[in-house]
RNA sequence: UAAUGAAAAAGGCAAACCAUCUGAAAGGAUGGGACGCAAAGCUAUGGGUCUAAAGUAUUAAUUUGCUAAGACUGCCAGGCUACCAUU
Numbered sequence: 001u002a003a004u005g006a007a008a009a010a011g012g013c014a015a016a017c018c019a020u021c022u023g024a025a026a027g028g029a030u031g032g033g034a035c036g037c038a039a040a041g042c043u044a045u046g047g048g049u050c051u052a053a054a055g056u057a058u059u060a061a062u063u064u065g066c067u068a069a070g071a072c073u074g075c076c077a078g079g080c081u082a083c084c085a086u087u
Base pairs, nucleotide, nucleotide: 002087003086004085005084012037013036017032018031019030020029021028022027035074041080042079043078045077046076047075048072049071050070055066056065057064
């Protein structure tokens, strides 16, 4: 430096759910909690997914549709960085 993650060690992260706060919502933050994770570290670059306040069209309507400038990296790739062990 590269490949790999069988066994091991030091450690790390934390799904659902609950509480509080926040947001129009999706979602997010903090604490509790562990389903899992070898990049479940970082990054919305490509695809995908969620929401639809504002905008826009529509309706008798506070209705319905479209729409990301809002989100998700614990959906899949790409990019960047990294612990331990083995080869």
Molecule: c-di-GMP-I riboswitch aptamer
Organism: Peptococcaceae bacterium BICA1-8